C1' cells in the first nucleotide's frame, strides 16, 4: 500500500429483509448438603464496531471509516 476475511450479552458463539435479537458458559439470588463442588429453579444483562445510504421494515444489502486477523508486494 493492495486484496480478503472477521465485529452481536462479561467470554464463546447462533440468528432466510418481517414475532419481543437467542443459546451455553460465566455473573446474581434461592434449593438441596454438616460443608464446599457438582446438580436444579429463577435473574439480570445487546440501542447488533462507527455514520450515512436502500427499503413499507435493516444484525442482515450498499458506501465510508475504525479495530482485529491474514495473504500479497
Nucleotide at each position: 500500500a493492495a486484496c480478503g476475511a472477521a465485529a452481536u450479552a462479561g467470554u464463546u458463539c447462533a440468528g432466510u429483509g418481517g414475532a419481543u435479537a437467542g443459546a451455553a458458559c460465566a455473573u446474581u439470588g434461592g434449593a438441596a448438603u454438616c460443608a464446599u463442588a457438582a446438580u436444579c429453579c429463577a435473574u439480570a444483562a445487546a440501542u447488533c464496531g462507527u455514520a450515512g445510504g436502500u427499503u413499507c421494515g435493516a444484525g442482515u444489502c450498499c458506501u465510508a471509516c475504525u479495530u482485529u486477523c491474514g495473504u500479497u508486494a
This is a predicted structure of a 73-nucleotide RNA (transfer RNA) from Kumanoa ambigua. Its Rfam family is "tRNA". Rfam links the family to the GO term triplet codon-amino acid adaptor activity. Model confidence (mean pLDDT): 81 of 100. Taxonomically the source falls in Kumanoa (Eukaryota, Rhodophyta, Florideophyceae, Nemaliophycidae).